[in-house]
Parts: sequence; structure tokens; C1' cells
RNA sequence: CCCGACAACGGCAAACCCGUCGCGAGGCGGGGACGCAAAGCCACGGGUCUCCGGAUUGUCGGAGAUAGCCGGGUUACCGAAG
Repeated sequence: CCCGACAACGGCAAACCCGUCGCGAGGCGGGGACGCAAAGCCACGGGUCUCCGGAUUGUCGGAGAUAGCCGGGUUACCGAAG
């Protein structure tokens, strides 16, 4: 450095509920745990979702959301086996 244990210290927090912001996808705070070895951070590529415009019923364009969809980038605790 790769790697990821019936190891240790811990960490994060799905669905759902309450409050709040947003046209919306969804975000934030509190409760709550399905899970997670990066479930820390980044919208670079793809996917999915939302809104607006477009009628040649197109397979387009623009703006957004999603990092817990995949890939990628970057930072990080521990140290078994390899």
C1' cells in the first nucleotide's frame, strides 16, 4: 500500500412519525434503526426521479434532485488472515 476479522474503540442512520423549507423530486432538525468498512466528502460519467419549454405523439432542450443506484475522485479509525 492492497485487503477486511464471530477482533477492539467507536461512527453513520433506511423505512416510518413530528416540525420546517421547496411547485416538486427532495433537503434540514428531532425521534427511530433497515442496514453500512467509508452509509465521510465531491454531481466528473452513467442510471433513476422532479419541474419547465417543445406537438413532427417526439424520444429533444434547459433547470434541479439522488453520494444509502453504479462507476470514478479524494480523505480517514483499527490491524487478524492473506
The RNA shown here (c-di-GMP-I-GGC riboswitch aptamer) has 82 nucleotides and comes from a Myxococcales bacterium. The coordinates come from a structure-prediction model, not an experiment, and the mean pLDDT is 88. The sequence was found by an Rfam model in a public genome assembly.